A computed fold for a 346-nucleotide part of an RNA from an uncultured cyanobacterium, annotated as small-subunit ribosomal RNA, central domain. Its Rfam family is "Bacterial small subunit ribosomal RNA". Its family is annotated with structural constituent of ribosome and ribosome in the Gene Ontology. The RNAcentral record of the full RNA draws on ENA, Greengenes and SILVA. The coordinates come from a structure-prediction model, not an experiment, and the mean pLDDT is 85.
Context: one part of a larger RNA
């Protein structure tokens, strides 16, 4: 390389745009590059093969004969891929008229509760634990009124319930602002899928600068408990968590399941939208359960497929560790990511 995998066995890039390249609807004509087909040339001999002959046979020679396959040149052939010039509407897209939504960005406002400060009331205790001590408190705490400020997160509704490529999104309210779904069948006419390489978006941490800090709480101090206790449990806390501008680029980024198109029993529920004969049947589009053929080692999945085909792209097969480590290259401030090996051992 051929062939076989990729839910869990070793294997899907965290997502999305998208180049090159692959593929890639109906049809009608035309050409003759693919692709079929005959013909000449050529491909030294030997060696292979077939038939027949020489050494006593064999091995070995020695005569013929033939075909395969290539590569040029010539004739044809036209179904398929290609190309060219025209057609079509199903695929794709655009227009219209509805809808549904925690999809985004930005601005504005709002209550509950926290914590702390002011006043008032009002006394010895509160707080925490299995039990408890460290704290707080007669300089008057806890409790409770009454006002003030502050930052952060938005109860109920709220739902295997909605939207988003994914990460992920949830108090109102207003701007701007992306996608989707359904009707109508009006217009474009294959404009499509897929996508090395590029680009871009990506939780939590963590980094840089400047802000801002109620609770929450690595590190850090103390108290407990323990033979010990650098932990579990308690009092306290600093980073951080929150905002603005750049970085990092990573997750059990999980459906541990790559997009996309078609085909293949139904059954229950829901969520959007239409239609009709509206306690109700139905198309379409998600969203769940159960489940029938198939398929899986099996567990399971099954019309949202792990089923039956087809394109396109990623990875794997080279056990286990050694190792996602070393070199070397790349990016980053930095931690660090991406590429990614052996020797050695089992």
């Nucleotide at each position: 390389u051929u062939g076989g995998g990729c839910g869990u066995a070793a294997a899907g890039c965290g997502c999305c745009u998208g180049u090159a390249g692959g593929u890639u609807g109906u049809u009608u004509a035309a050409u003759a590059a693919g692709u079929c087909u005959g013909u000449u040339g050529u491909u030294a001999a030997a060696g292979a093969c077939u038939a027949g002959g020489g050494c006593u046979u064999a091995a070995c020679c020695c005569u013929a004969g033939g075909a395969a396959a290539g590569c040029a040149a010539u004739g044809g052939a036209a179904a398929c891929u290609a190309c060219u010039a025209g057609a079509c509407u199903u695929g794709a897209g655009u227009a219209u008229g509805a809808u549904a939504g925690g999809g985004g960005u930005a601005g504005a406002g709002g209550g509950a509760a926290u914590u702390u400060c002011u006043a008032g009331u009002g006394u010895a205790g509160c707080g925490g634990u299995g039990a408890a001590a460290u704290g707080c408190g007669u300089a008057g705490a806890u409790a409770u009124u009454a006002g003030a400020a502050a930052g952060a997160a938005c109860a109920c509704c709220g739902g295997u319930g909605g939207c988003g490529a994914a990460g992920g999104c949830g108090c109102u309210c207003u701007a701007c602002u992306g996608g989707a779904u359904c009707a109508u069948u009006a217009c474009u006419g294959a404009c499509a899928c897929u996508c090395a390489g590029a680009g871009g978006c990506g939780a939590a941490a963590g980094c840089u600068a400047g802000g801002g800090u109620a609770g929450c709480a690595a590190a850090a101090g103390g108290g407990a408990u323990u033979a010990g206790a650098u932990a579990c449990c308690c009092c306290u806390g600093u980073a951080g968590u929150c905002c603005u501008a750049g970085c990092c680029g990573u997750a059990a980024a999980c459906g541990a399941u790559g997009g996309a198109u078609a085909c293949u029993a139904c059954a229950u529920g829901u969520u959007g939208c239409g239609u009709u004969u509206u306690u109700a049947a139905u198309g379409c589009a998600g969203u769940a359960u159960g489940g029938u053929a198939g398929c899986u080692a099996a567990c399971g999945c099954g019309u949202u497929a792990a089923g039956u085909a087809u394109c396109c792209c990623g990875c794997c097969c080279u056990g286990g560790g050694g190792a996602g480590u070393a070199c070397g290259g790349u990016c980053g401030c930095a931690a660090g990511g991406c590429u990614g090996a052996a020797a050695c051992u089992c």